[in-house]
Small-subunit ribosomal RNA from an uncultured bacterium, 1507 nucleotides, folded computationally.
RNA sequence: GAGUUUGAUCCUGGCUCAGGACGAACGCUGGCGGCGCGCCUAACACAUGCAAGUCGAGCGGACUGGACUUAGGGGUUACUCUAAGGCCAGUUAGCGGCGGACGGGUGAGUAACACGUGGAUAACCUGCCUCCAAGCCCGGGAUAACACCUCGAAAGGGGUGCUAAUACCGGAUGAGCUUAUUUAGGCGCAUGCCUAGAUAAGCAAAGCGAUUAGCGCUUGGAGAGGGGUCCGCGGCCCAUCAGCUAGUUGGUGGGGUAACGGCCCACCAAGGCGACGACGGGUAGCCGGCCUGAGAGGGUGGUCGGCCACACUGGGACUGAGACACGGCCCAGACUCCUACGGGAGGCAGCAGUGGGGGAUUUUCCGCAAUGGGCGAAAGCCUGACGGAGCGACGCCGCGUGAGCGAAGAAGGCCUUCGGGUCGUAAAGCUCUGUCUAAGGGGACGAUGAUGACGGUACCCUUAGAGGAAGCCCCGGCUAACUACGUGCCAGCAGCCGCGGUAAAACGUAGGGGGCGAGCGUUGUCCGGAAUUACUGGGCGUAAAGGGCGUGUAGGCGGUUACCUAAGUCAGGUGUGAAAUCCUAAGGCUCAACCUUAGGGCUGCGCCUGAAACUGGGUAACUUGAGGGCAGGAGAGGAGAGCGGAAUUCCCGGUGUAGCGGUGAAAUGCGUAGAUAUCGGGAGGAACACCAGUGGCGAAGGCGGCUCUCUGGACUGUACCUGACGCUGAGGCGCGAAAGCGUGGGGAGCGAACAGGAUUAGAUACCCUGGUAGUCCACGCUGUAAACGAUGGGUGCUAGGUGUUGGGGGUAUCGAAUCCUCCAGUGCCGCAGUAAACACAAUAAGCACCCCGCCUGGGGAGUACGGCCGCAAGGUUGAAACUCAAAGGAAUUGACGGGGGCCCGCACAAGCGGUGGAGCAUGUGGUUUAAUUCGACGCAACGCGAAGAACCUUACCAGGGCUUGACAUCCCGCGGACCUGGUGGAAACACCGGGGUGCCCCGAAAGGGGAACGCGGAGACAGGUGGUGCAUGGUUGUCGUCAGCUCGUGUCGUGAGAUGUUGGGUUAAGUCCCGCAACGAGCGCAACCCCUAUACUCUGUUGCCAGCACUACGGGUGGGCACUCAGAGUAGACUGCCAGAGACAAUCUGGAGGAAGGUGGGGAUGACGUCAAAUCAUCAUGCCCUUGAUGCCCUGGGCCACACACGUGCUACAAUGGCCGGUACAAAGGGCUGCGAACCCGCGAGGGGGAGCGAAUCCCAAAAAGCCGGUCCCAGUUCGGAUUGCAGGCUGCAACCCGCCUGCAUGAAGCCGGAAUCGCUAGUAAUCGCGGAUCAGCAUGCCGCGGUGAAUACGUUCCCGGGCCUUGUACACACCGCCCGUCACACCACGAGAGUUGGCAACACCUGAAGCCGGUGAGCUAACCCGGGAAACCGGGAGGCAGCCGUCCACGGUGGGGCCAGCGAUUGGGGUGAAGUCGUAACAAGGUAACCAAUCGUCGACCUGCA
Repeated sequence: GAGUUUGAUCCUGGCUCAGGACGAACGCUGGCGGCGCGCCUAACACAUGCAAGUCGAGCGGACUGGACUUAGGGGUUACUCUAAGGCCAGUUAGCGGCGGACGGGUGAGUAACACGUGGAUAACCUGCCUCCAAGCCCGGGAUAACACCUCGAAAGGGGUGCUAAUACCGGAUGAGCUUAUUUAGGCGCAUGCCUAGAUAAGCAAAGCGAUUAGCGCUUGGAGAGGGGUCCGCGGCCCAUCAGCUAGUUGGUGGGGUAACGGCCCACCAAGGCGACGACGGGUAGCCGGCCUGAGAGGGUGGUCGGCCACACUGGGACUGAGACACGGCCCAGACUCCUACGGGAGGCAGCAGUGGGGGAUUUUCCGCAAUGGGCGAAAGCCUGACGGAGCGACGCCGCGUGAGCGAAGAAGGCCUUCGGGUCGUAAAGCUCUGUCUAAGGGGACGAUGAUGACGGUACCCUUAGAGGAAGCCCCGGCUAACUACGUGCCAGCAGCCGCGGUAAAACGUAGGGGGCGAGCGUUGUCCGGAAUUACUGGGCGUAAAGGGCGUGUAGGCGGUUACCUAAGUCAGGUGUGAAAUCCUAAGGCUCAACCUUAGGGCUGCGCCUGAAACUGGGUAACUUGAGGGCAGGAGAGGAGAGCGGAAUUCCCGGUGUAGCGGUGAAAUGCGUAGAUAUCGGGAGGAACACCAGUGGCGAAGGCGGCUCUCUGGACUGUACCUGACGCUGAGGCGCGAAAGCGUGGGGAGCGAACAGGAUUAGAUACCCUGGUAGUCCACGCUGUAAACGAUGGGUGCUAGGUGUUGGGGGUAUCGAAUCCUCCAGUGCCGCAGUAAACACAAUAAGCACCCCGCCUGGGGAGUACGGCCGCAAGGUUGAAACUCAAAGGAAUUGACGGGGGCCCGCACAAGCGGUGGAGCAUGUGGUUUAAUUCGACGCAACGCGAAGAACCUUACCAGGGCUUGACAUCCCGCGGACCUGGUGGAAACACCGGGGUGCCCCGAAAGGGGAACGCGGAGACAGGUGGUGCAUGGUUGUCGUCAGCUCGUGUCGUGAGAUGUUGGGUUAAGUCCCGCAACGAGCGCAACCCCUAUACUCUGUUGCCAGCACUACGGGUGGGCACUCAGAGUAGACUGCCAGAGACAAUCUGGAGGAAGGUGGGGAUGACGUCAAAUCAUCAUGCCCUUGAUGCCCUGGGCCACACACGUGCUACAAUGGCCGGUACAAAGGGCUGCGAACCCGCGAGGGGGAGCGAAUCCCAAAAAGCCGGUCCCAGUUCGGAUUGCAGGCUGCAACCCGCCUGCAUGAAGCCGGAAUCGCUAGUAAUCGCGGAUCAGCAUGCCGCGGUGAAUACGUUCCCGGGCCUUGUACACACCGCCCGUCACACCACGAGAGUUGGCAACACCUGAAGCCGGUGAGCUAACCCGGGAAACCGGGAGGCAGCCGUCCACGGUGGGGCCAGCGAUUGGGGUGAAGUCGUAACAAGGUAACCAAUCGUCGACCUGCA
């Protein structure tokens, strides 16, 4: 920086990604070289080999070889053999010396002076090395080797005897050293130290050597290098570890050490450490550095370097200059191996290597040539340190896999709109090159004289050849790169958001593309992004977050002036900050990586000197902070005692009678045993009406009748006193509503629980009647609240306006009021500023400083465990596993509300007529069926697509048939086309005949070609009412003819958005007027269009007939065009006029005139959009499917089925009627395959007939209700006509399934319709008939036409729908929304749990190896001393040793506790899971406002009481 919470927005906030890094691992792939790196796990166990020896110039032997000498033997007198001697050369088991304390490995342990850094050592040591000084004299006794004997399987011993030394011992000497005593001088912060001297005591030595060398030895001094010890500072987590400590802290004396020290011991004292984190637990080697980061920081400690620790585990010492000792010793333990079972041996965390563990880490290589180390005088020996090679793309760096030319572009692949595009100059082809590869030749540096493992390597030369050398990941957004096919919520992908349910750029494959490249991806880890722990650099009114409130300890912070100081601070100098790393420059490998050199840096620490502003410290002073004094007034501030009236209830009495009470309505309850009501009297408890107020007081909780007593705080005024005495405040202490608990009182009213009555599907609730704890008091506990201003305390500063409480000053007044002003409190409005917004705004959420508390995604959870507190309830402190990609705040637009306001509509109401009941018609569901084709499904499907299913239609079913097809285009062949007959068949169709020879062109003709047409054939293709209306176009329905829906510019807002469009009026209307940060505009409204109502003009035939004439009296004829009418045009209506209302407006009310009056009536006209609304079966169309069938033809059947259910209708139930007779008046239509008159026949349907008419002429055609007259007399009827029988008519190829009509007969249900429900506001409803489309025929349906012709509307409370404003919202798929808890099921992690298993660190006691130390030491004992002895030797002593005893102590044992971990029947809640069960708690007044705390209760969400 980006993605992700939303319909959208801003914010908060988490999750995720892009970067870099790695001792890596895994997957796919793999050409070369250089430089690095390579068991992160089992400090698991190890076969085998090697990794530390060396010195013969320390010593005595032994052995080998040689020459010599001597002696002997042999002998060919060259020589040879044996023995001895000394000599020379070599080897080396032992004694002895030096080294095995270095080098190499590992990281277990260790939170420590272990490490880092800086100091100290006046508290110390130091072999080898360097320098200086002095010395090296005289003696002595042993012992290994060796020899012999002997034990043992072995490993290994034992005894006797001999021997040497640079091994060991005694004595001498003492420059000196050490110790004791002591003198003088000097130094130090101190303990103390240094120098010079005196006295006394003690203390040395080794020799070797080719013998002038040199190497050693002893004592002392100095140095260098190395080490020990001590101290300041620094670097992990947990406080759910808060107290720890007996050698503990100190002292005195001693022991011990190289050395200080409780390091150890005896005695004495009672200390020491700790919130600046002791003690405990967990984790961990530390650092230079390395990774990351702008930095600060975070992470890390592999390779290289420094330090430490360890060496199978535990303990121990010995030797030594140095060890408590990786390849030494002793003991114990575990393990492994050998064994003759008696006993022994071993320690790869050295180099290789093996097994094992593991995701994972190499050769049992070469060499001492170089560098370095040990020993040696040296040669040299040893060196798995090291130098090299090998294996591994593990990392970094470099190189290559070819280069140039090469088509308007091969083949092939993929895509395609079929034109083409793309892979793509890519390939091929041509011309080149030689990194590299192969072969051959030469051949280093590293080596300064010799010596080269690497290595015939690097490098160079020659020859040959494009030859042997490219993959991996990705292509929905983030994020660079797109198409096709397959798949069809499957298979799969996925870092986050999320893809996949038939058109997937997200899965798989292919083509293409993007990225990197001998690698590429994935996984893991770290830093970054993350300002997401915020020092740099965050927050806390509502997002997570202010402690319920005070008091005060530690701590932090602190007013003014002056002086001193110099700890902080700053400056200069200086030491250190190892090397490597890092940065810069230069250089060396062909470059680079890598390496070398120089410089810089290493932000730190120490020391010296200086500065003095600020902070700190000290001293002196000040008054403004703070406190006090004095003078005042205000107040439900607190505690205790007392007093008062009103009201409720109860008791007593009176009056009085049938009810009272309660509710939405009721009931339970009370009452004739006298209630309620009312009057009087009394009892008792609790609370204090009015005053009363965004009034007062208090720190908060909280405080309200009146009086008294005690008492806290604040305010005003004054400026008298103190002189910084202040602010905050972790812990601590105190206070702390209500409920609750304990003990004892009290108990009127109210009232959890409980009981009853209602309500309800249920009602463990809401409502009602009762009612116990409790509410009240005293004392004690609890300690929590949405304890809220959701806002910690303090101080200062930063516009105002207006209320109010308390006090003061001024003005004014006689006084009060008023007005101005100051302080303290408490409200509202508001500027700057702040803020995500809402809002806050001197009572800050502004600007600053100080101190405290708190936050770090949601859930799990304020839960579990542990601790503390509590009588209990519980409180406080307070996690994790697991899980989610969000959870949230504010605001916006909608939608919604059993929210509000305003207003419409046949929405209700007021009316009239219906539906729902009957029969029938018709559509639908369902069922049935071979099929009952398909679609339409709340309004807005259901007399709908159907404006007309007997065949056809027809899409369905059965059966029979066809396969380039019934239909289109192209090709070939044949044929005229065409008309017609027969046979089979249900038909389609199949077979067999007959007639017939056309048109155009060339040509004389024959013949050929062609265009329609028919037949046959091949394949491209046709065809599909098959699927998808959720892929689509088009069309349509609906909200709704509702008044709305938007835009441009401007303005406001961070933004979504708002404004305009809201407001005041008005309208049918976003219609108009006024106002207004808006001004305009568009789509809608209205108007323009059609019909109708009036008039006029024009034109009069088929229309009309006033007047005139004729008349067979019919506008029939002449005539006329006045009227009706027809159909073209015009006029008319615009709130134009008047009055009133209104705002001088719009407009409304009334009136005049007018045929018509305020859109006159009707129609057409349907804004932005909504419903994935309807239609793939009108049509069109993408994709999919089908192709001897899902296509096509035919016959028959079905769409007409029928126990049922619903919708829409028709006809009725009758007298406002039925029937019969007579008689009148329409409009609008239709008519040539047609309408069909008169007339005749038939009861009738109809038949015959055919005039007239392509129609203002003729016909359909009668209009009906109506009117006149008659009849019926309330009845299942003279109502009603279903059903059925018979007989007919018509249409049609054909009326069986399955048409319509007629006549006769039959005469069902039905007597006005339950719940419910529909239409209609005027020429409307109702009622009456007429016509038309479709159509051969078939209408109760549909579309039209006219005739007759009402009732009612108070009104907007309610139902439904809608519009505008507003409000709430947890809804946005938008209330048909969202959402809570129990229960049931599955899975997951966790808690409890009788217990059980294991580990860790301690404690008490027992045991007590090895060993050090101490004691003893009657046993053993060479050196020295004493005695004896000539001597050998003997005795004694000193000293030493074994043994024994004791202290300490490892392992081990016993015991009771602590902590941690695993498992655990069962159990508890929690989390997750597309569709389970029960309810409806919450979100809208969520239908009882919700929520918080505590309490009671209930399957459950919850409910109830109190605050």